The prediction has a mean pLDDT of 82. Predicted 3D model of a 71-nucleotide RNA (transfer RNA) from a Clostridia bacterium. Rfam family: tRNA.
[in-house]
RNA sequence: GGCGCCAUAGCCAAGCGGUAAGGCAUGGGCCUGCAAAGCCUCCACCCCCAGUUCAAAUCUGGGUGGCGCCU
Numbered sequence: 001g002g003c004g005c006c007a008u009a010g011c012c013a014a015g016c017g018g019u020a021a022g023g024c025a026u027g028g029g030c031c032u033g034c035a036a037a038g039c040c041u042c043c044a045c046c047c048c049c050a051g052u053u054c055a056a057a058u059c060u061g062g063g064u065g066g067c068g069c070c071u
Stems, first nucleotide, its partner, number of pairs: 001070007010024003018054001027041004047063005
C1' cells in the first nucleotide's frame, strides 16, 4: 500500500427498515436472626458525521478504532 471482517449496557452477546432479546456483574426490593443461595426489579436514541426513507442499530457514502490476510 491492497483486500476482508468487526464496533450494540461495566462485560459477553442477539437483533431480515417499524420505538433494542438474553446472560453475567452492579444497584434496589423480597426472603433470612445476619449472611449465602433463590425470587422480583432498574440500566443502551446502537463508535462518529452525512445521505436515502413516512420511519435507519439495520441500507448508502465518508471517517475513527480493533483484528486478520496479501505484498